[in-house]
RNA sequence: CGGUCGGUAGCUAAGUCUGGCUUAAAGCAGCGGACUUUUAAUCCGUUAAUCGUGAGUUCAAAUCUCACCCGACCGACCA
Numbered sequence: 001c002g003g004u005c006g007g008u009a010g011c012u013a014a015g016u017c018u019g020g021c022u023u024a025a026a027g028c029a030g031c032g033g034a035c036u037u038u039u040a041a042u043c044c045g046u047u048a049a050u051c052g053u054g055a056g057u058u059c060a061a062a063u064c065u066c067a068c069c070c071g072a073c074c075g076a077c078c079a
Stems, first nucleotide, its partner, number of pairs: 001075007010028003020059001030046005052068005
C1' cells in the first nucleotide's frame, strides 16, 4: 500500500445477503421479587443499545452506496 472479515445493551452475540410484522431478538451480568435457616442454584418480573462516525439514496436504512476511524487476518513493498 492492497484485499477479506468484523464494530449492535456492562460482556457475549443473532439479524445485514433479499430495506418495511423482530416493539432491535437472545444468553450472561445488573436491579426487584419468590423459594431457601443463609448463600448458591432454580423460578418470575424488569432496566439498559446514537446498531463505530459522517454523508448519500429512498416514502422508509442496523440492513443499500461512498468516505473515514478502530480491530483481526492474508498478500505485497522496504530492510

This is a predicted structure of a 79-nucleotide RNA (transfer RNA) from a Pyrinomonadaceae bacterium.
It matches the Rfam family "tRNA". The family's RNA type in Rfam is transfer RNA. Gene Ontology term of the family: triplet codon-amino acid adaptor activity.
Its mean pLDDT, the model's own confidence on a scale to 100, is 80.
The source organism's lineage runs through Bacteria, Pseudomonadati, Blastocatellia, Blastocatellales and Pyrinomonadaceae.